[in-house]
RNA sequence: GCACGCGUAGCUCAGUUGGUAGAGCGGAUGUCUUAUACACAUCUGGUCCCAGGUUCGAGUCCUGGCGCGUGCA
Numbered sequence: 001g002c003a004c005g006c007g008u009a010g011c012u013c014a015g016u017u018g019g020u021a022g023a024g025c026g027g028a029u030g031u032c033u034u035a036u037a038c039a040c041a042u043c044u045g046g047u048c049c050c051a052g053g054u055u056c057g058a059g060u061c062c063u064g065g066c067g068c069g070u071g072c073a
Base pairs, nucleotide, nucleotide: 001072002071003070004069005068006067007066010025011024012023013022019056026044027043028042029041030040031039049065050064051063052062053061
């Protein structure tokens, strides 16, 4: 340099055919306990990497850019 894949919550990841963004872990509070932990209940979580385009509507489709990974040279 070229090709391909990935980028979504603090972390690991879902999100199907474009139609109100989710799970687990984590964090906070409460119950329980002498206390901590465990368990249970409730709460807490996001400009979906950035910019533009298409669309009534974009995490999803298109274009450009940035970052990471893999392969080729």